[in-house]
Context: one part of a larger RNA
RNA sequence: UUGGGCGUAAAGAGUUCGUAGGCGGUUUAGAGAGUCUUUGGUUAAAUCCUCGAGGCUUAACCUUGAGAAGGCUAGAGAUACUACUAAACUAGAGAACGUUAGGGGUUGACGGAACAGUCGGUGUAGGGGUGAAAUCCGUUGAUAUCGACUGGAACACCAAAAGCGAAGGCAGUCAACUGGGGCGAUUCUGACGCUGAGGAACGAAAGCGUGGGGAGAGAACGAGAUUAGAUACCUCGGUAUUCCACGCUGUAAACGAUGGAUACUAGCUAUUUGAAGUGUCGACCCUUCAAGUGGCGAAGCUAACGCGUUAAGUAUCCCGCCUGGGAAGUACGGCCGCAAGGCUAAAACUC
Numbered sequence: 001u002u003g004g005g006c007g008u009a010a011a012g013a014g015u016u017c018g019u020a021g022g023c024g025g026u027u028u029a030g031a032g033a034g035u036c037u038u039u040g041g042u043u044a045a046a047u048c049c050u051c052g053a054g055g056c057u058u059a060a061c062c063u064u065g066a067g068a069a070g071g072c073u074a075g076a077g078a079u080a081c082u083a084c085u086a087a088a089c090u091a092g093a094g095a096a097c098g099u100u101a102g103g104g105g106u107u108g109a110c111g112g113a114a115c116a117g118u119c120g121g122u123g124u125a126g127g128g129g130u131g132a133a134a135u136c137c138g139u140u141g142a143u144a145u146c147g148a149c150u151g152g153a154a155c156a157c158c159a160a161a162a163g164c165g166a167a168g169g170c171a172g173u174c175a176a177c178u179g180g181g182g183c184g185a186u187u188c189u190g191a192c193g194c195u196g197a198g199g200a201a202c203g204a205a206a207g208c209g210u211g212g213g214g215a216g217a218g219a220a221c222g223a224g225a226u227u228a229g230a231u232a233c234c235u236c237g238g239u240a241u242u243c244c245a246c247g248c249u250g251u252a253a254a255c256g257a258u259g260g261a262u263a264c265u266a267g268c269u270a271u272u273u274g275a276a277g278u279g280u281c282g283a284c285c286c287u288u289c290a291a292g293u294g295g296c297g298a299a300g301c302u303a304a305c306g307c308g309u310u311a312a313g314u315a316u317c318c319c320g321c322c323u324g325g326g327a328a329g330u331a332c333g334g335c336c337g338c339a340a341g342g343c344u345a346a347a348a349c350u351c
Base pairs, nucleotide, nucleotide: 003323004322005321006320007305008304012319014202015201016200017199021195022194023193025089026088027087028086029085030084033082034081035078036077037076038075039074040073041072042071043070049067050066051065052064053063054062055061092192093189094188095187096186097184098183099182100181104178105177106176107175108174109173110172111155115151116150117149118148119147120146121145122144126137127136163170164169207248208247209246210245211244212243216242217241221237222236223235224234259318260317261316262315263314264313267296268295269294270293271292272291273290274289275288276287277286300307301306324351325350326349333344334343335342336341
């Protein structure tokens, strides 16, 4: 390489958009590029392959005869399929209209509980903390309790196996702006589609830069304990950080450890949203359909576990990735980054 694979054994890129490319619905006509049939030419000899004859005692080996396949090229023919040209269609895709659910996003305003601080009142000797203690706070009046003010961060209950989002992720309330989705019956466009090497955008936490902010929590650090020791677990403090704005970083067990799209293949049950119908005083409640989200399971698949119309079943198309363990996601080089580092990515050697 061929092949075989990628939930858990090595292997799905964190996610999306999209360039080139690859692949692509229905019908008719044309032409005849690919394709197929047939004929001619050519493809030196030797070698190789098939069949036959002969020579070394046989064989290998050698000599000799015939032939095929395949390639290239020219002519004639076929037209189903693929491609091409022309015309058309509506089942894919999209748009208009109506309706609808939602923690989807951005910005601003507001709210209550808790917490901390400051000031004032009451009040007096303890408080706090732990397995037990101590460090710590307190007669300059703490803890407790009442009132006022200030501050920052997070939003109990509702809350769910629930919802939304491409993923990361998203939750107090209200407003403004804004993205996507579902359903319905008609109308319109008429294959406009799928995937996507490069590329671009987004991307938790931590971290970095500049400027703010700083209640609580809290790496580092200090102290008290524990212990043989205790660079820990526990306690008292506590800086960075956590928060905001702008810029960078670009990684995660970024997980469903399961790439995307389309079609097909028993069901039962729960739940969310929409539509239609039956029915009722009244529909989440009964029936049907569509789109999600879960549980259990026929067939089938799987090494097993398990998956099972949300497939890991049956198929097609496109991309990414794997090829024994370690060395190593490292070295070197390149690109990116302020740095931390990221991306790409070996070998010697060893088992």
This is a predicted structure of a 351-nucleotide part of an RNA (small-subunit ribosomal RNA, central domain) from an uncultured bacterium. The full RNA is in RNAcentral, with records from ENA and SILVA.